[in-house]
This record gives sequence, C1' cells and structure tokens, in this order.
RNA sequence: AAUAGAUAUAGCCACCCUUGCCGCAAGGCAAGUUCGGAAAGCCUACAGAUCUCCCCAAAUGAGACGGCUGGGUUGCCUCC
Repeated sequence: AAUAGAUAUAGCCACCCUUGCCGCAAGGCAAGUUCGGAAAGCCUACAGAUCUCCCCAAAUGAGACGGCUGGGUUGCCUCC
C1' cells in the first nucleotide's frame, strides 16, 4: 500500500417515532431518540427500481429517494 472486516481500539452516522419549520405531495431541515450500518461519507449532470405531482386515464414532463440495488469517488483502525 492492497485485500479483508474481527466478541478489536478510537471514533462516526442516525431507522421508526415525537415536536417545530418548508413543500400540493413524495419528502426535506433542526432537536430529542437509537432500529441498524464497515462507508448508513459524497455523487442521479451515471443506470435501474420505487414513490409524488400535473393529467379522467394514458403519454410526456417536473420532482423525491444515497438507510433500495448496481456503479463511481474519498476516508478511520489493523488482529488474522
């Protein structure tokens, strides 16, 4: 350095829920909480899936989601 990820060390993030704010909505932000995570850090101007809105429906379009999967990229520790 790389691979790997341990009944390891020091740390990190924060599911669901509650409160407040924003949004038509999906959902987002902050605080509390801590289900879990070895990247649950970041990227959709990378792909797919899922969800929302316009719309009778469909098509098209716009949006949400990185804690859905794949991929890209950066990073802590070092037993074997």
This is a predicted structure of an 80-nucleotide RNA (c-di-GMP-I riboswitch aptamer) from uncultured Nitrosomonas sp.
The sequence was found by an Rfam model in a public genome assembly.
Of the family's consensus pairs, 94% are formed in the model.
Rfam family: c-di-GMP-I riboswitch aptamer. Rfam links the family to the GO term cyclic-di-GMP binding.